Large-subunit ribosomal RNA, domain VI from an Ignavibacteriales bacterium, 267 nucleotides, folded computationally. The full RNA is in RNAcentral, with records from ENA. Lineage of the source: Bacteria > Pseudomonadati > Ignavibacteriota > Ignavibacteria > Ignavibacteriales. Model confidence (mean pLDDT): 85 of 100.
Context: one part of a larger RNA
């Protein structure tokens, strides 16, 4: 913009696309075959490569400032704490989060119609013959089945529920203009879920959408100041402290105010 009124929502499947790989044991069985050596078929079970998409409970990895340590040097009037620069100064750990090398999952079953190939019944051609009429059986392939999209499928579909039925008010009561109702949008707080914007999700005071603030969890490893001990460097104790972004729960303290606009009368 379209789908012949205007919304909300649940939906069918034309049609695409993805997926489709395998190995090794064990078993049936040392059976069946075979003089032996030797060794199945069908059926059943474990378990494994590589690929794939998914997730972050486990192992790890990152985590640009979340905790400690420590070098040089400047500043905070000195000491002490701190604070800046120096690749994030350097070094040892780490929380969401994202991650593979990590955790689980998948290919399948099953159905239909076949290839080549095996068959039935069976003529032409009294026999024979799978084929000429007819009928079975038969692959990792083909159509379904599994998973993702999908009515701009213009063939524009389907169900179901809201609005309005000429209501108001302007008009030469005429064309026509204008407001009102479903609804959604703008606007403004925002997303681990959605993102290049947009759009999506979850919220706007009848509120926990975000951000403080409370309490927890994870991480770090006992904070400052006091004290005691040592000349002193340091050590103990207060102290599993103290400090802590992304995570969990809670709380209206901040900010989502306020507001207009726009929306049918059914070819």
């Nucleotide at each position: 913009c379209g789908c012949a009124g205007g919304a909300g929502a649940u939906u069918u499947g034309a049609g695409a696309g993805g997926a489709g790989c395998u190995g090794u044991c064990c078993u049936u069985a040392g059976u069946a075959c075979g003089a032996g050596a030797g060794g199945a078929c069908c059926g059943g079970g474990a378990u494994g490569g590589a690929c794939g998409a998914a997730c972050c409970u486990c192992u790890g990895g990152u985590g640009u400032a979340c905790c400690a340590g420590u070098u040089g040097u400047c500043c905070u009037g000195c000491c002490a704490g701190u604070g800046g620069c120096a690749c994030a100064g350097c070094u040892g750990g780490g929380u969401a989060g994202c991650u593979a090398u990590g955790u689980g999952c998948g290919g399948a079953a099953g159905g239909g119609a076949u290839a080549a190939g095996c068959g039935c019944u069976g003529a032409a051609a009294g026999c024979a013959u799978c084929u000429a009429a007819g009928c079975g059986c038969g692959a990792a392939g083909c159509c379904c089945g599994c998973c993702u999209c999908a009515a701009g499928a213009u063939g524009a579909g389907a169900u179901u529920u809201c609005c309005c039925a000429u209501c108001c008010g302007g008009g030469u009561u005429a064309a026509c203009c204008g407001g009102g109702u479903a609804a959604g949008a703008c606007c403004c707080c925002u997303g681990a879920u959605a993102g290049a914007c947009u759009a999506c999700c979850a919220g706007g005071u009848u509120g926990a959408u975000a951000g403080g603030c409370c309490g927890g969890a994870g991480g770090u490893g006992u904070a400052a100041g006091u004290g005691c001990a040592g000349c002193a460097a340091u050590g103990c104790a207060u102290u599993c402290a103290g400090c802590u972004g992304a995570c969990c729960g809670g709380u209206a303290c901040u900010a989502a105010u306020a507001g207009g606009a726009c929306g049918a009368g059914g070819g």